Background:
This is a predicted structure of a 92-nucleotide RNA (SAM riboswitch aptamer (S box leader)) from Micrococcus terreus. Its Rfam family is "SAM riboswitch aptamer (S box leader)". Its family is annotated with regulation of gene expression in the Gene Ontology. Its mean pLDDT, the model's own confidence on a scale to 100, is 85. Of the family's consensus pairs, 93% are formed in the model.
């Protein structure tokens, strides 16, 4: 990171620092935020997927969180538009 594949109504917060917006884009809504949102960091956690373990050869189930990698408002927030957005795999 083009393309392929599979997911995306579950599930998971605390401190601390910044200081006005924020949830990918456009619009139209609602919605969270100075009782500090979002961002970052620390430190916990959840378990989507690779890895592992059990059925067992393999899906489909279920188990663990050492390792990889993500997640921890709200159905990707909701609806509409796009050759949309995210995570993972696999492969170049």
């Nucleotide at each position: 990171u083009a393309c392929c594949c599979a997911u995306c109504a579950a599930g998971a917060g605390c401190g601390g620092c910044c200081g006005a917006g924020a949830g990918a884009c456009c619009u139209g809504g609602a919605u969270c935020g100075a009782c500090g949102a979002c961002g970052c960091c620390g430190c916990a956690g959840c378990a989507a997927c690779c890895c592992c373990c059990g059925c067992a050869c393999a899906g489909a189930c279920g188990g663990a969180u050492c390792g990889g990698u993500g997640c921890u408002a709200c159905c990707g927030c909701c609806a509409g538009g796009a050759c949309c957005g995210a995570u993972g795999g696999a492969a170049g």